[in-house]
């Protein structure tokens, strides 16, 4: 040292949180109903024997765990006497004491029961008994989730008595007796959860948490079970059943990391199979020691709190380079770098080097009480050569993440284009994205920053503190009433609630404050305070409660009197309607917007009598009147309920609300049986209608009535629960009283309007409150899903009550406003209708325009407000388009270098563009350097673009609309949006003007001022004009300007004047006077805006695109095409006309690359001519319908002219695609035009011609002139557009709005489903291990008795109660899943 016997430990330390809603844990208490090994005091004792057994020897099974068998042996292991106290067990006496049971003190008799030795002699240790301390047991009171779609639970269940049991007390058991115990203050049940100091958030009060640390409970593969022991029903002990892993020689065995590592799985995710017992504890041990994955320490991990550095000063050419711009330059990164000085935390290297040690033991001294203290020596460090400290080197070893539209601190570029992509709400993104993605910049935080998850806050958004309910969610449908809340004066008592002190406890810990220690801080140490609770004593007595006495005002009785559609039942009325019968009477009656179905010559309808039948009750009558609501209506009785009024009187708080609960409760609807006149769901017909399962009509069942039962709902409304108390007024009303002194008033009970304060989000309410307060109940908590599902109760059934989730949206909703809108309402305008005159819509042609076509047929414009429009003029040009030929610094602009004049004229190719040559020229200025036009080569910057976006834009311009609006500033109102003013009475073309008024002014518009025109004077007469005089064919010319023109300026019109209406106004009416009369007529002129209206092709532009081409030049061709449709137009269809012949009379413009006269020719267009004219002078230029006269006689015509032939003329380089015009023939289709539609109200319409712009030419358009010139307008009901108030709205992109449902489709969740599958908890039976317990024990057995025989006593075995798994069974619940199936969300 090992391996055994015996002792003590092993119930402590450590782990985890299955399970448990519990005396399980907090927190207070009691046990007079209980234990406690070590340990500490106190007293007392330890005699004398005996037999065994393991080890150890020896043999034996077995593969192994694990054993048998037989010898021998020791104890502080065991057994026997022996001793006995204050112990225990029975009887039993005195005293004291307690809230009961019962306890404490002293006794007295009889009976049981103990002990171990070792030793260095210093101790350590044993037995018994009482007490401490410590640490358990038990028991109570309070607190401690959730669901009520869990309302009933329990048989050892509740209490006894008596026995067993246990450390104790109990139904803890077990017998027997009664029948209780629980529970709406939530039992049963299902669900979830270990509690608790505490943590985290919040002003708090709460709400949420139980990681780390403590304190407590439960557990240790799952389940049940004892045994040891003081202490367990015992993590690293046993047995048994049951799952699983392992080993096996197949017969049998092992095994339990929710100790510490450490391995696997499973995850989004969690660490070393470390060092040391050095210090703290713990356990044995006299002690040395030994054990200790408790523990102290490393290691990993930015998991989390503190600290620390990445340097610091100076540096402007504000460097390079990045980015961005308005780009010769700024600006920003930035004093930032560079470059120079300085420190040296950290880092690295090398040297020193800790505190954390105090005891114990040994050894030696000291003091005394011989075991204590007190001193000195010795010896013990994992961490760790670590923390720290010195020295040296050098800036040198050390920054990222997230954000940059608003909440929110931070902007710019590019790049994409509803894509890609962002989002915590709201939301970006569809070509100029500050919001995707990337650049620079910037802003926050920092060794971390950002995202996700969760939990408080903000949320007074569950509201005790600290919310509401008329209309936003919310009053129950009404009363009655149980339980429950609350409750009037005055006094006594008591002190339960309540307020004071005082004690005890609220463990540490954490948290707070004060000092103090690691350099600091985090951390730690100490004191304090706190711990808001519980208990327990000890006062107070106002309140509230309890008991006791009163007291009248609440609340109620009695007694007179009134009121009323209160209720119930029986009875009786007349009018209406329908039917039946008869009668007179004759063709229709009904009925509708206007028919029809239906009734009717078989007499309807009407109308007369009579009769019959069911229901409903005119007038009165009302803003009335009664009830609890629902609801109640002819008239009489009977019976019954309320209310109010008034004066006494009497009960004495007997009241008020009211969860469960009872009752009554419109219409509809169901059930029996009745009744049915009339109206009338459903059904039928006729009708409207696109359609009409509708409305409107003819019929008509069920029901509407009655009784009797049920159902139990309504916008059951006052969307306002009930009772009570206060709190300015006015004015109606319904019952009732009172008559003395003020009666047009007061006063009580109810019903209305209006309005003060106050309150409401407003809107409203306002003594009948939605005001100020009290009690009491019901309900609410964002739409939608849904008042559905499932369950559970009532119903006959319809269904009603009670009543959810999952998904799903960012709203849903009230109340006011401002608009816009109505087949709302009032008022008022306008060729808007209505009254007319003319026309389109049909013929032909001419013009745009859609469509087609095309190589192209460029583009644009699209209701009104595109469509004879941009075009005031496309044969080439134009010209964008197409075909084909050409060109690339280009047709066109700047700028550089060179050369040189250039232009121009000719010849050749060629469709030209263009190429190629001939000829001819040698610019201008000069300071002589050179500039400057201009041509040509050449290089790049750049040119160009009628490509693209009118939804990127200026500018223009349409259109509501010449409508009268449409602002605004102080002021007042309103919480605000916003209103007044601007409405309102008149009036007006007018928001014109007047009056009034919280409103008082202003502005942009209207209206005026400008322009033509319409009368007169002045002024001036030429190119105008002629009245006098002359003159002439002729104002032709002398003269003259007086008239007419002609252009300058002024006059005049202003409701001034007069009368009537009217508010004495504003203004209408009618009148005088005047060329003109209420704006004379007309013109220009367009208010705040709406139409993302139109134009990028008039011009300008941002951005984008193209650059040998989407640019630029030429030659043809197209825009001019043609089945067709539409728009605007011209010409007609004729007699008010055609044609012919004749003798009329304008205005306005234009003209020199023009107008062109007279004369001549030509039928004619036109030619030839050439005079005048830069124009009141000359020309265009003959206006023309009109009139006169003649002719045609109603006809496809002497109407109309298309269209086609021939033949000519112009302009034009040039008329084929493609011009105009003439002349001859040719003579089409049209005889006044379907629905509908337009214009226009006086010098207009309609009609007739003229002229001009553009232009070479080329009008039916356009755009101007003038001439002849009509009819009608009762009016504002309809239509159409406008304006003003006014209502109503779910609309605001405004009604061309918004929006319901089905069906399609696709996707989610859910519900029901024939089943089927799993869990959970229980019941009833069956079998039943271990194993305590009783009973048995014929089998074993060392101690004792006994001299043996045998006895005690134990032990196997075996019985038998319990009894875990386990196995049938038939319900219960809870989940998964299922053809198929229903609604519900979404898109």
């Nucleotide at each position: 040292a090992g391996a055994g016997u015996g002792g003590c430990g092993c119930a402590c330390g450590g782990g985890u949180g299955a399970g448990u809603a519990a005396c399980g844990c907090g927190u207070a208490u009691g046990c007079a109903a209980c234990c406690u090994a070590c340990c500490u005091g106190u007293a007392a004792c330890a005699g004398a024997g005996g037999g065994a057994u393991a080890g150890c020897c020896c043999a034996u099974a077995g593969a192994a765990a694990u054993g048998u068998g037989g010898a021998u042996u020791a104890a502080u292991a065991u057994c026997u006497c022996a001793u006995a106290g204050u112990u225990c067990u029975u009887u039993u006496g005195u005293u004291c004491c307690g809230c009961a049971u019962g306890g404490g003190a002293c006794g007295a008799a009889a009976g049981a029961u103990a002990a171990a030795g070792c030793u260095c002699c210093g101790g350590c240790g044993g037995u018994u008994a009482c007490a401490g301390a410590u640490g358990g047991g038990c028991a109570u009171g309070c607190g401690u989730g959730a669901c009520a779609u869990u309302a009933g639970c329990u048989a050892g269940u509740u209490g006894g008595u008596a026995a067993g049991g246990u450390a104790a007390c109990g139904g803890c058991u077990u017998a027997c007796c009664a029948a209780g115990g629980c529970u709406a203050c939530g039992a049963u049940g299902u669900c979830u959860a270990g509690g608790g100091g505490u943590u985290c958030u919040g002003a708090g009060a709460g709400g949420a948490u139980g990681a780390u640390c403590c304190c407590c409970c439960a557990c240790a593969c799952u389940g049940g079970u004892a045994c040891u022991g003081a202490g367990a029903c015992a993590c690293g002990g046993a047995c048994c059943a049951g799952a699983c892993u392992c080993c096996u020689a197949c017969g049998g065995g092992a095994g339990g990391c929710a100790g510490c590592a450490g391995u696997g799985a499973g995850g989004a995710a969690u660490a070393u199979u470390g060092g040391u017992c050095a210090a703290u504890g713990g356990g044995c041990g006299c002690a040395a020691g030994c054990c200790u994955g408790a523990a102290c320490c490393a290691g990993c991990c930015a998991u989390c709190c503190c600290g620390c550095g990445u340097g610091c000063a100076g540096g402007a050419u504000g460097a390079c380079g990045g980015c961005c711009c308005u780009a010769u330059g700024g600006g920003u990164u930035g004093u930032a770098a560079a470059c120079u000085g300085c420190u040296u935390u950290u880092a690295u290297a090398c040297a020193c080097c800790a505190a954390g040690a105090a005891a114990a033991a040994u050894c030696c001294c000291c003091a005394c009480g011989u075991g204590u203290g007190g001193g000195g020596a010795c010896c013990c460090g994992a961490c760790g050569g670590u923390a720290g400290u010195g020295u040296a080197u050098g800036a040198a070893u050390a920054a990222g993440c997230a954000u940059c539209g608003g909440c929110u601190a931070a902007c710019u570029c590019c790049g994409u284009g509803c894509c890609a992509g962002c989002a915590g709400c709201c939301g970006c993104g569809g070509u100029a994205a500050u919001a995707c993605g990337g650049a620079g910049g910037a802003u926050g935080c920092a060794a971390g920053c950002g995202u996700u998850a969760u939990c408080c806050g903000g949320a007074u958004u569950c509201a005790u503190u600290g919310g509401g309910u008329u209309u936003a969610a919310a009053g129950g449908g009404u009363g009655c009433g149980u339980a429950g809340g609350c409750g009037g004066c005055u006094u006594u008592u008591u002190a339960a609630g309540u307020c004071a002190g005082u004690g005890g406890u609220g463990a540490a810990a954490u948290c707070c404050u004060g000092c103090c220690g690691c350099u600091u801080a985090a951390c730690g140490g100490u004191a304090g305070a706190a711990u808001u609770g519980c208990c327990a004593u000890u006062g107070a007595u106002a309140c509230u409660g309890a008991a006791g006495a009163g007291c009248u005002u609440g609340a109620g009785u009695a007694c007179a009197g009134u009121u009323g559609a209160g209720g119930u039942a029986a009875g009786c009325g007349g009018a209406a309607u329908g039917u039946g019968u008869a009668g007179u009477g004759u063709a229709g009656c009904g009925g509708u917007g206007a028919a029809a179905u239906g009734c009717u010559u078989a007499g309807a309808u009407a109308u007369u009598a009579c009769a019959c039948a069911g229901a409903a009750c005119a007038c009165c009558a009302a803003u009335u009147g009664c009830g609890a609501a629902g609801g109640c209506a002819g008239c009489u009785u009977a019976c019954u309920a309320a209310a109010c009024u008034g004066a006494u009187a009497c009960u004495g708080a007997c009241g008020c609300u009211g969860a469960u609960g009872c009752a009554c409760g419109a219409a509809a609807g169901c059930g029996u049986g009745g009744g049915g006149a009339g109206c009338g769901a459903a059904c039928a017909g006729g009708a409207u209608u696109a359609g009409a399962u509708a409305c409107c009509c003819u019929g008509g069942u069920a029901g509407u009535c009655c009784a009797c039962g049920c159902c139990g709902u309504a916008a059951a409304c006052g969307a306002u629960g009930c009772u009570c108390a206060c709190u300015c007024g006015c004015u109606g009303u319904u019952g009732g009283a009172g008559a003395a002194a003020g009666a047009u008033a007061c006063u009580c009970a109810g019903u209305g309007c209006c309005g003060c304060a106050g309150c409401u989000a407003a809107c409203g309410c306002a003594a009948u409150a939605a005001g100020c307060a009290c009690u009491c109940c019901g309900c609410c908590u964002g739409g939608g899903g849904a008042g559905u599902a499932c369950g559970a109760c009532c119903g006959c059934a319809a269904g009603g009550u009670u009543g959810a989730a999952a998904c799903u949206c960012a709203a849903a909703g009230g109340a006011a406003u401002u608009g816009a809108c109505g087949g709302g309402g009032a008022c008022c305008c306008g060729c808007a209708c209505a009254a007319g005159c003319a026309g389109c819509g049909g013929a032909g042609c001419a013009u745009g325009u859609g469509g087609u076509u095309u190589a192209a047929u460029u583009c644009g414009a699209a209701g009104c407000a595109a469509c004879g429009c941009g075009a005031a003029g496309a044969a080439c040009c134009u010209u964008a388009c197409c075909a084909g030929g050409u060109c690339u610094u280009g047709a066109c602009a700047u700028c550089c270098u060179c050369u040189g004049a250039c232009c121009a004229u000719c010849c050749g190719a060629g469709a030209g563009a263009u190429c190629g040559g001939a000829c001819u020229u040698u610019c201008c200025c000069u300071u002589c350097g050179g500039g400057g036009a201009c041509a040509g080569a050449g290089a790049g910057a750049c040119a160009g673009g009628u490509g693209g976006u009118g939804c990127a834009u200026g500018g223009u311009u349409g259109u509501c609309g010449u409508c009268a609006g449409c602002u605004c500033g102080u002021g007042u109102c309103g919480u605000g949006a916003g209103a007044u003013g601007u409405u309102g009475g008149g009036u007006u073309a007018a928001g014109u003007c007047c009056c009034g008024c919280a409103a008082c002014g202003a502005g942009c518009g209207c209206a005026a001022c400008c322009c033509c025109u319409g009368u007169g004077g002045u002024u001036a007469g030429u190119u105008g004009c002629c009245a006098u005089c002359a003159u002439u064919c002729a104002g032709u010319u002398g003269g003259g300007c007086a008239c007419u023109c002609u252009a300058a300026g002024c006059a005049g019109a202003c409701u001034g004047c007069c009368g009537u209406g009217g508010a004495u106004a504003a203004c209408a009416c009618g009148g005088a006077g005047g060329a003109a009369g209420g704006u004379g007529g007309g013109g220009a002129c367009g208010a705040c805006g709406u139409c993302a209206a139109a134009u990028c092709a008039u011009c300008a532009u941002g951005c984008c695109c193209c650059u040998u081409a989407u640019g630029a030049c030429c030659u043809g061709g197209g825009c001019u095409a043609c089945a067709c449709a539409c728009g605007u137009g011209c010409u007609a269809c004729a007699a008010u006309g055609g044609u012919c012949u004749g003798a009329a009379c304008a205005g306005a413009g234009g003209g020199c690359u023009g107008c062109g006269a007279a004369a001549c020719c030509g039928c004619g267009a036109g030619g030839u001519g050439a005079a005048g004219c830069u124009a009141a002078u000359c020309c265009c230029u003959u206006a023309a319908a009109a009139c006169a006269g003649a002719u045609c006689u109603c006809a496809g015509u002497u109407c109309g002219g298309a269209u086609u032939g021939c033949a000519g003329g112009c302009u034009g380089c040039a008329a084929c695609u493609c011009g105009c015009c003439u002349g001859c023939a040719u003579g089409a289709a049209g005889u006044u035009g379907g629905a509908g539609u337009u214009g226009c109200u006086a010098g207009u319409a309609a009609u007739c011609g003229c002229a001009g712009a553009u232009c070479a030419g080329a009008a039916u358009g356009c755009u101007g002139c003038g001439g002849u010139g009509a009819a009608u307008g009762c009016g504002u009901u309809c239509c159409c557009g406008g304006g003003u108030c006014u209502u109503g709205u779910a609309c605001a992109c405004a009604c061309c709005g918004c929006c319901c449902g089905u069906c399609a489709c696709a996707c989610c969740a859910c519900g029901a489903g024939a089943g089927u599958u799993g869990g959970c908890a229980a019941c009833a039976c069956c079998c039943g291990a271990a194993g305590u317990c009783a009973g048995u024990g014929a089998g074993g057995u060392g101690a004792c008795c006994g001299u043996a025989a045998g006895g005690a006593a134990c032990c196997a075995g075996c019985u038998g109660c319990c009894g875990a798994a386990g196995g049938u069974g038939g319900g219960g619940u809870c989940a998964g899943u299922a053809a198929u199936u229903g609604g519900g969300g979404u898109g």
RNAcentral holds the sequence, with entries from ENA. Predicted 3D model of a 1387-nucleotide RNA (small-subunit ribosomal RNA) from an uncultured bacterium. Rfam family: Bacterial small subunit ribosomal RNA. Its family is annotated with ribosome and structural constituent of ribosome in the Gene Ontology. The coordinates come from a structure-prediction model, not an experiment, and the mean pLDDT is 85.